[in-house]
RNA sequence: GGCCCAUUCGUCUAUCGGUUAGGACGCAAGAUUUUCAUUCUUGAAAGGGGAGUUCGAUUCUCCCAUGGGCUA
Numbered sequence: 001g002g003c004c005c006a007u008u009c010g011u012c013u014a015u016c017g018g019u020u021a022g023g024a025c026g027c028a029a030g031a032u033u034u035u036c037a038u039u040c041u042u043g044a045a046a047g048g049g050g051a052g053u054u055c056g057a058u059u060c061u062c063c064c065a066u067g068g069g070c071u072a
Stems, first nucleotide, its partner, number of pairs: 001071007010025004018055001027043005048064005
């Protein structure tokens, strides 16, 4: 240089174009407990950047960025 793949809450991970963007761990608050821990309940928290297609995009297309792999 060429080709391919990936990018979603703090972390990991789902999501067949119409979702309140789900779950686990973590975090916060409350209940329980003499206290801590455990357990239970509730809550906050996410689509890499930009364009395009579409009535509608996390999802499809293109460019860029970052990371990874193969190859010369």